Background:
A computed fold for a 1507-nucleotide RNA from an uncultured bacterium, annotated as small-subunit ribosomal RNA. It matches the Rfam family "Bacterial small subunit ribosomal RNA". Its mean pLDDT, the model's own confidence on a scale to 100, is 83.
[in-house]
RNA sequence: AGAGUUUGAUCCUGGCUCAGGAUGAACGCUAGCGGCAGGCUUAAUACAUGCAAGUCGUGGGGCAAGCGUUGGUAGCAAUAUCGGCGCCUAGACCGGCAAACGGGUGCGGAACACGUACACAACCUUCCUUUUAGUGGAGAAUAACCCGGGGAAACUUGGACUAAUACUCCGUAACAUGUUGAAAAGGCAUCUUUUUAAUAUUAUAGUAGCAAUGCGCUAAGAGACGGGUGUGCGCAUGAUUAGGUAGUUGGUGGGGUAAAGCUCACCAAGCCGACGAUCUGUAGCUGGUCUGAGAGGACGACCAGCCACACUGGGACUGAGACACGGCCCAGACUCCUACGGGAGGCAGCAGUGGGGAAUUUUGGACAAUGGGCGCAAGCCUGAUCCAGCAAUGCCGCGUGCAGGAUGAAGGCCUUCGGGUUGUAAACUGCUUUUGUACGGAACGAAAAAGUCUUUUUUAAUACAGGAGGCUGAUGACGGUACCGUAAGAAUAAGCACCGGCUAACUACGUGCCAGCAGCCGCGGUAAUACGUAGGGUGCAAGCGUUAAUCGGAAUUACUGGGCGUAAAGCGUGCGCAGGCGGUUAUAUAAGACAGAUGUGAAAUCCCCGGGCUCAACCUGGGACCUGCAUUUGUGACUGUAUAGCUAGAGUACGGUAGAGGGGGAUGGAAUUCCGCGUGUAGCAGUGAAAUGCGUAGAUAUGCGGAGGAACACCGAUGGCGAAGGCAAUCCCCUGGACCUGUACUGACGCUCAUGCACGAAAGCGUGGGGAGCAAACAGGAUUAGAUACCCUGGUAGUCCACGCCCUAAACGAUGUCAACUAGGUGUUGGGAGGGUUAAACCUUUUAGUGCCGUAGCUAACGCGUGAAGUUGACCGCCUGGGGAGUACGGCCGCAAGGCUAAAACUCAAAGGAAUUGACGGGGACCCGCACAAGCGGUGGAUGAUGUGGAUUAAUUCGAUGCAACGCGAAAAACCUUACCUACCCUUGACAUGUCAGGAACUUUCCAGAGAUGGAUUGGUGCCCGAAAGGGAGCCUGAACACAGGUGCUGCAUGGCUGUCGUCAGCUCGUGUCGUGAGAUGUUGGGUUAAGUCCCGCAACGAGCGCAACCCUUGUCAUUAAUUGCCAUCAUUUAGUUGGGCACUUUAAUGAGACUGCCGGUGACAAACCGGAGGAAGGUGGGGAUGGCGUCAAGUCCUCAUGGCCCUUAUGGGUAGGGCUUCACACGUCAUACAAUGGUCGGUUCAGAGGGUUGCCAACCCGCGAGGGGGAGCCAAUCUCAGAAAGCCGAUCGUAGUCCGGAUUGGAGUCUGCAACUCGACUCCAUGAAGUCGGAAUCGCUAGUAAUCGCGGAUCAGCAUGUCGCGGUGAAUACGUUCCCGGGUCUUGUACACACCGCCCGUCACACCAUGGGAGCGGGUUCUGCCAGAAGUAGGUAGCUUAACCGUAAGGAGGGCGCUUACCACGGCAGGGUUCGUGACUGGGGUGAAGUCGUAACAAGGUAACC
Repeated sequence: AGAGUUUGAUCCUGGCUCAGGAUGAACGCUAGCGGCAGGCUUAAUACAUGCAAGUCGUGGGGCAAGCGUUGGUAGCAAUAUCGGCGCCUAGACCGGCAAACGGGUGCGGAACACGUACACAACCUUCCUUUUAGUGGAGAAUAACCCGGGGAAACUUGGACUAAUACUCCGUAACAUGUUGAAAAGGCAUCUUUUUAAUAUUAUAGUAGCAAUGCGCUAAGAGACGGGUGUGCGCAUGAUUAGGUAGUUGGUGGGGUAAAGCUCACCAAGCCGACGAUCUGUAGCUGGUCUGAGAGGACGACCAGCCACACUGGGACUGAGACACGGCCCAGACUCCUACGGGAGGCAGCAGUGGGGAAUUUUGGACAAUGGGCGCAAGCCUGAUCCAGCAAUGCCGCGUGCAGGAUGAAGGCCUUCGGGUUGUAAACUGCUUUUGUACGGAACGAAAAAGUCUUUUUUAAUACAGGAGGCUGAUGACGGUACCGUAAGAAUAAGCACCGGCUAACUACGUGCCAGCAGCCGCGGUAAUACGUAGGGUGCAAGCGUUAAUCGGAAUUACUGGGCGUAAAGCGUGCGCAGGCGGUUAUAUAAGACAGAUGUGAAAUCCCCGGGCUCAACCUGGGACCUGCAUUUGUGACUGUAUAGCUAGAGUACGGUAGAGGGGGAUGGAAUUCCGCGUGUAGCAGUGAAAUGCGUAGAUAUGCGGAGGAACACCGAUGGCGAAGGCAAUCCCCUGGACCUGUACUGACGCUCAUGCACGAAAGCGUGGGGAGCAAACAGGAUUAGAUACCCUGGUAGUCCACGCCCUAAACGAUGUCAACUAGGUGUUGGGAGGGUUAAACCUUUUAGUGCCGUAGCUAACGCGUGAAGUUGACCGCCUGGGGAGUACGGCCGCAAGGCUAAAACUCAAAGGAAUUGACGGGGACCCGCACAAGCGGUGGAUGAUGUGGAUUAAUUCGAUGCAACGCGAAAAACCUUACCUACCCUUGACAUGUCAGGAACUUUCCAGAGAUGGAUUGGUGCCCGAAAGGGAGCCUGAACACAGGUGCUGCAUGGCUGUCGUCAGCUCGUGUCGUGAGAUGUUGGGUUAAGUCCCGCAACGAGCGCAACCCUUGUCAUUAAUUGCCAUCAUUUAGUUGGGCACUUUAAUGAGACUGCCGGUGACAAACCGGAGGAAGGUGGGGAUGGCGUCAAGUCCUCAUGGCCCUUAUGGGUAGGGCUUCACACGUCAUACAAUGGUCGGUUCAGAGGGUUGCCAACCCGCGAGGGGGAGCCAAUCUCAGAAAGCCGAUCGUAGUCCGGAUUGGAGUCUGCAACUCGACUCCAUGAAGUCGGAAUCGCUAGUAAUCGCGGAUCAGCAUGUCGCGGUGAAUACGUUCCCGGGUCUUGUACACACCGCCCGUCACACCAUGGGAGCGGGUUCUGCCAGAAGUAGGUAGCUUAACCGUAAGGAGGGCGCUUACCACGGCAGGGUUCGUGACUGGGGUGAAGUCGUAACAAGGUAACC
């Protein structure tokens, strides 16, 4: 520090997700040790049991038990019993202090609760320190104890006795307090301080000690500590909470408090609030913790400070302090005891239990240390605390060995079978001993205090007390723990997650959209690095992963640090209060600001430098920090404030100008419609075409006249005006604003603007008018599968006017207003100045508008560009992924329609912007093609052949399926082929290699069987090396294993080959340039071509694959050559037959020729085109071969090759028979025809290219014929297949199912072959079907072509209507490119990219999910009114009662109980608000591989779309 994910690719916007840190965690798997730390986040739920607050006898009375002593009685004694005295103290009691601390929890509380800084002239403070003054004299009770009563208990009650540091009174009163004076000083308003006078009031306690004296007590001052109160600032949600408040705000006076409307009476009517009151929801606050570069964000466990609470609610008492966790009273809920009468209790103390929960420990030890309470002290108490226990909860540390060790062992896994890897890893050898085990030693934490001695200070003092030192002596829970030593021995110790990308790490097997994975993208449908397992690897490590929540990344709320033309986002427009901001000069001030100083900002934490545990974590000393607040001093630039000025901003007056600016009134002509009259006759209107409609009752058309409403042609213009909406005939009246020039005046009066106010198209609403045209709704006619639409004929609201509402638009420049600055060019509107002119035009310049182009700059790009989207400033509004949704609920507005404000649940990983390349368009332009058109001939109808589908079958083997499958693979299915079926057989196999054994190979004959096969049998011994023995090669047989074999599957795992677009003119690259980039340029443009062919131009310049050419063939000529070819001349023959010749033809080799080369025209002086000449041939001469980059997961695993899978006595191999040849039917491709341009018969002419020894086969003979016999020639320019046919000449047939047509069938044959039954071809005789030119539709062809005629080859024993070739005869037509199809180039639109066979919308049906409404129902909370009124406090007081004081007494003062009044908790009644849950039914929404109906949008989306 970034990464993944929207796209075919790109840039941007934008969300989602990941990598990091951290946790009081939990869960899964695993686990050796130690140190340090933390451990109910949930039910402030309920609690059994034990403990957590006591102490003081130096305050007091008193004493059980015990010990000592003594006496009596009994007893011989021991001893028992009854007493006295002394010591000693448990338990209980009176009294003092503590119990308000310590410990727990976070319910409540949005508050002066907390933090921070101040203030108290408005306050209190036990114990402690210090200072001052005192501590005199009396008295009355009471508990305990004793004797009784009641009660189950808790407890309670009567009588009698007694003490105090308990209680009461008197005296004294410096001081304190109150009142009244005097003086002085000070300040901040009431006042405060000091001094002083008078007067009134108020105190006290003893105890220990021989004593000194100590500890106490009373009054007062000061301090310290702790607390209380007030204030500024800081501190969190919602405006779908906007008004709240009556003790409320203030005053005066009572009461009360430490103090204050704290409370009461009266008076006033205030006080708080948009700088967010009130209400609602949430929450303990802070130091800090986590994260972050920081600013921030989240959190507030542990530790520390503060607050609040103690079963729930209320209340006071005591006290210095409480409205009190382990106190009291009352009410309530719950639990427990009970003798049913009544009582008891409060773990949010430490342990522990139930419950809740994903989840959190022992009913441990000790007061040894630290601290607290009491005490003179010893000491006692202390679940505070210190320790131990439990759990890997976290952080830190250590270990599980170290070194050597290759035949790289075995095993595992993979494999190309060679090997690789696990892996120096192990084994093995040597070494070490941390940890653990055993044994032994053994701490620090402990020193005070106490006693004693020495010395010193103080003192009269060798007392006491304080300081320093020595000695004595006591104390350890942890714990026999840390630590140290010794011994043996590698011994006691490794897992978890991951391995497609992000993200480090790959293979095999299994599975087969299943099982499963997944943080995001996404994997899995038979070769999964993504699932599961294994091997291997990577990462971390006593842990590792997952989940949850948090910060970061996220500049994704943007203060630092974002945006708003099109991505989300400028309010429809203006005016304008508050608010924010504000020209220029001077002076003053010092609020802001800046600088210095002071105080504070607790400690801990973080950071820096040190120290201590072996290190670290951890602990600890010092420093820095705590960015803050307050006080104070200074400065005077800037902001503010005040004062006085200025004129550049703003405004006013005077003078001009333009204008559809607004409101009202009047007037005008053209047109539509209607009405009247006339002329006139059959149609008019309307459409793609029609029909509805109007018209013989006279329309349309036309002439004249009239009525009425609405709108204003031409001018008219990216012209004008207005804030926007908007504004258009002419004239008049009223009226707003703008612009220009100069002068004068005011003197910052300005800009923006939340709330507010006003205006605001169209449609719509209300009332009343008006209504010509147009026209929602509606009706009819068409169109259509339908047509609730588009089209047509009608037509009502409405459109118009007046008044009143509505308040929204794609209200758009999708661009808020104002101000300043920053190149130009060119139009246009209004005004001014100068020049020019008779006047103009025109030129220069200036200002205010309004357009276009464009520099810098900006922008994701498109684009903007002085009228900014540039550079800046001021203010306002708005945005934060898509959908849900501008919706629900609530509120406000509205007559309604509806508007404004405005969520959530849930769901997706995208949605989106701009631009790019393609593809597509019922977009455009240009061009081509037998594409159409113009022609010729066909197919589709018939019969047959053949292939396919379908059906059938034991099998009808398999493949090919739009063009681009279907006379295709198959250039030949009777057996074979053959892959299929049935039956019978074989199992190392029909075939290959290796090992062993035997044998030459081979061959004759017979038997069984359908055959394969099985059995028997005859002959036979070779070749090479070697002297021989023997060995080798080759072949055969047998045996066992490795293996063979498969036309079995996958063409969607593949190679190779092929088809197709398409012989279409395209497809690319290098360098350069442009662009952020995908990409573009080149390759586009102007011409031209069959062509990206060529030329010109051009930020391109070149190049490659294609095109063309080179190749073959054909057309002309030449040269060479001349047999088997040819024959002009010379001989010769039946015959180029033979001599001869090579001129010609021909053959086959080499050349020539054609290049727009020449001429004319057009063109741009080009390329090229048109015409012409010459020429055998003319513009690629004709034909062929040749097929760019790619597309179709096109075809083929059955040509071949091949990965993987599958079969292995069978899916392999052999044999026989059958099948591929079936047949209701459908389709494709062909053959033959339907006839006279013909059929039949007779005669007759002319090819080319091929084949041939397992062959072609002549002559001749036989047969009607297929064919048979025969055997010459030929390995072929020699022989042969081999007669070409159409044609031509003649004859006949005469339009008919025929002398057309030949299917079918019967009979007889021929040939091939082992064999023609299933199932061959051909011949002869006989038979003589359909068919009379073919519906919709559709195919081929542009010249030696179509059409027509025959010939040959391959395959092949035989079988050709197929196919591949060959020649003969030989046409018609093309105006042209509008249309159909296909293709190319450019351009345009796009929501498509699997690319239009695309994408995609809505209803309905089904399933699930969340949510709104809903008669209601239930709960929480809050408010108002009323009833009620426990305990308690305060006030009152008839009744009852009463030790101290007064009084001789009666009695009094004072107190208590009771009663009563006020306040008030619980509770009750009634009515509101708010919120949560639930609810028959219901509304829309979302999601869901293959449902229904249509086709709304994206292309001109087929009616442009949208608001």